[in-house]
Context: one part of a larger RNA
Molecule: small-subunit ribosomal RNA, central domain
Organism: uncultured bacterium
RNA sequence: CUGGGCUUAAAGCGUACGUAGGUGGCUUUAUAAGUCUGAUGUGAAAUCCCCUGGCCUAACCAGGGAACUGCGUCGGAUACUGUAAGGCUUGAGGACUGUAGGGGAGACUGGAACUCCUGGUGUAGCGGUGAAAUGCGUAGAUAUCAGGAGGAACACCGGUGGCGAAAGCGAGUCUCUGGUCAGUUCCUGACACUGAGGUACGAAAGCUAGGGGAUCAAACGGGAUUAGAUACCCCGGUAGUCCUAGCCGUAAACGAUGGGCACUAGAUAGCGGGCGGACCUAUGCCGAUUCGCUGUCGGAGAGAAAUUGAUAAGUGCCCCGCCUGGGGAGUAUGCUCGCAAGGGUAAAACUC
Numbered sequence: 001c002u003g004g005g006c007u008u009a010a011a012g013c014g015u016a017c018g019u020a021g022g023u024g025g026c027u028u029u030a031u032a033a034g035u036c037u038g039a040u041g042u043g044a045a046a047u048c049c050c051c052u053g054g055c056c057u058a059a060c061c062a063g064g065g066a067a068c069u070g071c072g073u074c075g076g077a078u079a080c081u082g083u084a085a086g087g088c089u090u091g092a093g094g095a096c097u098g099u100a101g102g103g104g105a106g107a108c109u110g111g112a113a114c115u116c117c118u119g120g121u122g123u124a125g126c127g128g129u130g131a132a133a134u135g136c137g138u139a140g141a142u143a144u145c146a147g148g149a150g151g152a153a154c155a156c157c158g159g160u161g162g163c164g165a166a167a168g169c170g171a172g173u174c175u176c177u178g179g180u181c182a183g184u185u186c187c188u189g190a191c192a193c194u195g196a197g198g199u200a201c202g203a204a205a206g207c208u209a210g211g212g213g214a215u216c217a218a219a220c221g222g223g224a225u226u227a228g229a230u231a232c233c234c235c236g237g238u239a240g241u242c243c244u245a246g247c248c249g250u251a252a253a254c255g256a257u258g259g260g261c262a263c264u265a266g267a268u269a270g271c272g273g274g275c276g277g278a279c280c281u282a283u284g285c286c287g288a289u290u291c292g293c294u295g296u297c298g299g300a301g302a303g304a305a306a307u308u309g310a311u312a313a314g315u316g317c318c319c320c321g322c323c324u325g326g327g328g329a330g331u332a333u334g335c336u337c338g339c340a341a342g343g344g345u346a347a348a349a350c351u352c
Stems, first nucleotide, its partner, number of pairs: 004323003007306002012320001014201004021194003025088007033081002035077008049065006091191001092188003095184004103177007110154001114150008125136002162169002206247006216240001220236004258319006266297008275287003301308002325352003334345004
C1' cells in the first nucleotide's frame, strides 16, 4: 500500500457558509462515450506454462503448442451510467395564514444588594479564625436611621423547559433584525447533498488605544500555620474583571459521537403547532402516533464490554475530515499568520 478503523483503545476539523470536485428523484425520445458482445489486426524473440526430443542424469539446450489477461479497427446490443432534447412532482425552494422562544443589535428605564461620601442617634469595641494575629476604631468605628454618588450583576419565576450553526443567550420597555415550526397544497420544476482550498463566526485568559473602576481578585505586602510554607486559612491589594474600537483564534470548544437521506418493535414524560369530540364563553377537559423538538426506559440488532438502541453506536447509500506502537513531540527546522504572547503546518536521529 491493501485490508481495517475513528463514544471510552490511535483517530470527527470548535462551528457554519461556500468554490472546484465527487455524488444525485420519477419518466420519454435520441445518441452509443463508459459498459457488454462478435470478427479482425497487432501484442518481436527469449522467459513463464504444457507436450516431445538432445547431451549417462540434472542444470542447460532444441522443436511444437498454449499464453501474452493489452491496444487498434469494423459490425452489433442498449438494461445501467454519461451526453442532448422534452415532460413530471414526491426532493429542494417560494407564496399565503398563523405560531412559540433568555436567537442577535441599539437605546432608554427599574428595584434589591454592595462600596464610598455627608448628616443624626449611640459608645467601646468591630472584624476575622480551628485558635489567633495582622487590619479597622475615642481624630468616634461596628450597629442603626436619613440623604447622596458609583459600578457591576439581574434573586423569585427557572424546569434532564426554551432559543441559537457552534461559541453562547436570563430584570423591564421600545425600535431594528435572523432563523424555526404548523397549516393550506397555490407557484417554480431537481433548482439537490457534501465540500479539498477559501471565507466568516468563535468561551476564558492575553495584547493595543481610549474610557470606567462598586465587587471580586493573579502578581505583590502583611498576619498565621509549619521543620520549612515562595501554599492551603486570614487582613489588605494592582493588573484584570466592565464599556468602545481593533487584535488573538485557542479549550475536557464534549454527546470525548462530522454532515445529508432512507429504512427498522414498543412504553412513558415534557415543549411548540395542527385534527376530532362533548360542554359550548375564554379557558379548561377528553380522544387519536398528525407533524416538529427535548428527555427517560427498552425489544431486535450492534458492541471487547460499559453501553447504545427511530436524537443509533442498528441496516444501507453519498460526500468530507482523521488514525496506523510508546517515548522523542504537537517538539526542531522551514514556511506562514500575529504588536507580542504565541497559533497553524510538521519531521528525524536516538530509544523501549